[in-house]
RNA sequence: CUCUUAUCCAGAGCGGCAGAGGGAAACAGCCCGAUGAAGCCGCAGCAACCCCCGAAGCAUCGGGAAGGUGCUAACGCUGGCAGCGUGUUCGGCUGAACGAUGAGAG
Numbered sequence: 001c002u003c004u005u006a007u008c009c010a011g012a013g014c015g016g017c018a019g020a021g022g023g024a025a026a027c028a029g030c031c032c033g034a035u036g037a038a039g040c041c042g043c044a045g046c047a048a049c050c051c052c053c054g055a056a057g058c059a060u061c062g063g064g065a066a067g068g069u070g071c072u073a074a075c076g077c078u079g080g081c082a083g084c085g086u087g088u089u090c091g092g093c094u095g096a097a098c099g100a101u102g103a104g105a106g
Base pairs, nucleotide, nucleotide: 001106002105003104004103005102006101007100008099013043014042015041016040017039021032022031023030027079028078029077044072045071046070049068050067051064052063053062054061055060076098081095082094083093084092
């Protein structure tokens, strides 16, 4: 990097360095940011994918948190494409696409 598969309305922040951007991406909106963005480091925490224990027997269920990841503003911030319903300006529901993370394979 590619493929397969599961999940994505829950949860969880302080400090140091740094110094102007950030919320994946075109565009639009909205929001965060010198009361300090991105990034890096330390510590703390959340969760339970891998993992461990038990039940069960191939579908899962209960418990745990030492280790490997991940994560710690807003539903994956919202929309964009398709469909449904409503309605004429906004808001609603479902799905796709894209993306993120884990596990496995190449």